THF (Tetrahydrofolate) riboswitch aptamer from Alkaliphilus metalliredigens, 93 nucleotides, folded computationally.
The source organism's lineage runs through Bacteria, Bacillota, Peptostreptococcales, Natronincolaceae and Alkaliphilus.
The sequence is in RNAcentral, with records from Rfam, Ribocentre and ZWD.
[in-house]
């Protein structure tokens, strides 16, 4: 030096636990912060504060609880997928 390849933040799908269903979460807009392959500018998405608008799915058993659901609901396993540039790394000529 040439070809290949690997990891972030995180998305999605199942399972299992839970939380709400007496609306809390989620989302949605503003503003401001934060952390994101090993570096280094950056994207992209993430996540936090404040503020505003909106805004939900119960039921069946029958009497204290279970069961089924519902929520862009939470957690943790897994399975998929997941940095464009430059250096670095791993495998190769």
């Nucleotide at each position: 030096g040439g070809c290949a390849g690997a990891g972030u933040a995180g998305g999605u799908g199942u399972u299992a636990u839970g939380c709400g269903u007496u609306a809390a979460g989620u989302g949605u807009u503003a503003g401001g912060g934060g952390a994101u392959g090993g570096g280094a500018a950056g994207u992209u998405g993430c996540u936090c504060c404040u503020a505003a608008a909106c805004g939900a799915a119960g039921a069946a058993c029958u009497c204290a609880u279970u069961u089924c659901g519902c929520g862009a609901u939470a957690u943790a396993a897994c399975a998929c997928c997941g940095c464009g540039u430059c250096c670095a790394c791993u495998g190769u000529c």